This is a predicted structure of a 332-nucleotide part of an RNA (large-subunit ribosomal RNA, domain IV) from a marine sediment metagenome.
The full RNA is in RNAcentral, with records from SILVA.
Rfam family: Bacterial large subunit ribosomal RNA.
[in-house]
Context: one part of a larger RNA
C1' cells in the first nucleotide's frame, strides 16, 4: 500500500451526479396513531413506556399484583423495520433482455370494434388429406386496439382502408371473324431476261361485336389509418379583444390539462422551500411542437421504480488516526 473487519474527539451530508456505502431502527407486551380513502385500508403510521433475577400473594395454568435485588447495559450474545412529507409514471399481484437494462417496458381484470350460423371464422399443412378451433355453438370462438376504478371520450368520411350498391364508363382469356399478307394451279403481257394478275388449299395476321371481378362511379364507416387554419380591424388612459371583415379547408382542437417523461427561446415570470435552489413544489398560459381508447384528466392502495425536501443516524466528508486478520514486502 491492497483486501475484509472493529473503534473514534468536535462537527453531522459540509461528501457526492446522487446519503452511493455505512450507520440508525429492530423481538415481544402495553399506550397511542394524521391527511386521505374505492371504508377494505392508510397502520407496525408517527410517537411513547416496559422487558433480567429472587421472595410473597392470587390463579388449574399461561400469567398478574406487591416487595426486594445485580449490572454500564436485562429481546444484556446471535438473529430480527430507519421514519416522514410532496410530485411524476404505471391501478394492483405478476412477467422480461439465461451472461451490462427489472423499468415508466410486457401482461392483467375491465372497455370497445370487426369477423364467425358450424364442413364457422381463424390457424397449421404442398393450393392436399387431415388436425387444431371444439367433443365448444354468438353469454361461444378468432383478431385488433385500449388497459383497475371515477368523470368523460368533441369536430372531420376530402385522401387511404373497409363495408354496401349496381345504372353508366373502362376492362382479360374465350367466342367472333370483316379485312389484309405469304405461297401458286392457271392466265395476261414480253425486249424472251422477265413482269403483272391470281382460284382452291395450306399458312400468317386480324377490325367490329360478345365478355366477369376489379377500377372509375354512388353511398356508409374514425374505440378504421388518419386530420383537427391564416390575415386584418375593433371598447371613452393604455393594454387586450366578447365583436366585425376576408381567404382557404373534409373539418379547423371541444372538455380537461399545460415551461409537462412533451417548452426551442429558457435558469420563462410570480410565489414556496434554502443564508444562497439550472433541480423540486404551487401558479400563470406566450402549447417552437398537449389533447380525448396511437385514450384525456383525476385517483385510495401498491412499487428492489424516478424526482425533490426533512427528521434520526452516521468516517460520505472537514481529516484522518488507531487496532485485528489475510496479502504484498524482507529474511529463510
Nucleotide at each position: 500500500c491492497c483486501c475484509u473487519c472493529g473503534c473514534a474527539a468536535a462537527g453531522g451530508a459540509a461528501c457526492u451526479c446522487g446519503g452511493c456505502a455505512a450507520a440508525u431502527u429492530a423481538g415481544c407486551c402495553c399506550c397511542g396513531u394524521a391527511a386521505c380513502u374505492u371504508c377494505g385500508g392508510g397502520a407496525g403510521a408517527a410517537g411513547g413506556g416496559g422487558u433480567g433475577c429472587u421472595c410473597c400473594g392470587a390463579g388449574c395454568a399461561a400469567u398478574c399484583g406487591g416487595a426486594g435485588u445485580u449490572g454500564c447495559a436485562a429481546u444484556a450474545a446471535a438473529g430480527a423495520g430507519g421514519c416522514u412529507c410532496a410530485a411524476g409514471c404505471g391501478a394492483c399481484u405478476g412477467u422480461u433482455u439465461a451472461g451490462c437494462a427489472a423499468a415508466a417496458a410486457c401482461a392483467c381484470a375491465g372497455g370497445u370494434g370487426u369477423c364467425u350460423g358450424c364442413u364457422a371464422a381463424c390457424u397449421g399443412g404442398a393450393u392436399a388429406a387431415c388436425a387444431g378451433g371444439a367433443u365448444g355453438u354468438a353469454u361461444a370462438g378468432a383478431c385488433a386496439c385500449u388497459g383497475a376504478c371515477g368523470c368523460c371520450u368533441g369536430c372531420c368520411c376530402g385522401g387511404u382502408g373497409c363495408c354496401g350498391g349496381a345504372a353508366g364508363g373502362u376492362u382479360a382469356a374465350c367466342a367472333g371473324g370483316a379485312g389484309g399478307g405469304g405461297u401458286u394451279a392457271g392466265g395476261a403481257c414480253u425486249u424472251c431476261g422477265g413482269u403483272c394478275c391470281g382460284a382452291a388449299g395450306c399458312u400468317c395476321u386480324g377490325a367490329a361485336u360478345c365478355g366477369a371481378a376489379g377500377c372509375c362511379c354512388c353511398g356508409g364507416u374514425a374505440a378504421a389509418c388518419g386530420g383537427c387554419g391564416g390575415c386584418c380591424g375593433u371598447a371613452a388612459c393604455u393594454a387586450u379583444a366578447a365583436c366585425g371583415g376576408u381567404c382557404c379547408u373534409a373539418a379547423g382542437g371541444u372538455a380537461g390539462c399545460g415551461a409537462a417523461a412533451u417548452u426551442c427561446c429558457u435558469u420563462g415570470u410570480c410565489g414556496g422551500g434554502u443564508a444562497a435552489g439550472u433541480u423540486c413544489c404551487g401558479a400563470c398560459c406566450u402549447g417552437c411542437a398537449c389533447g380525448a381508447a396511437u385514450g384525456g384528466c383525476g385517483u385510495a392502495a401498491c412499487g428492489a421504480u424516478u424526482u425533490g425536501a426533512g427528521c434520526a443516524c452516521u468516517g460520505u466528508c472537514u481529516c484522518u488516526g488507531c487496532g485485528a486478520g489475510a496479502g504484498a514486502c524482507u529474511c529463510g